[in-house]
Molecule: transfer RNA
Organism: Bacteroidia bacterium
RNA sequence: GGUUACAUAGCUCAGUUGGUUAGAGCACCUGACUCAUAAUCAGGGGGUCAUAGGUUCGAGUCCUUUUGUAGCCA
Repeated sequence: GGUUACAUAGCUCAGUUGGUUAGAGCACCUGACUCAUAAUCAGGGGGUCAUAGGUUCGAGUCCUUUUGUAGCCA
């Protein structure tokens, strides 16, 4: 340099044929329980769906640009 894949919560990841309000586990916070801690139970906070555009009545999902990461080729 070329090419392919990926980017969704603090971390690891789901998200169906594009359809109204985006989810799980862990972590974090509060409470219960305990002499106390852990464990357990209940509740809660936390998201520009990488960026900028486009298509569409409607986009996390489709198309394009840019950025980043990983693999492959040279």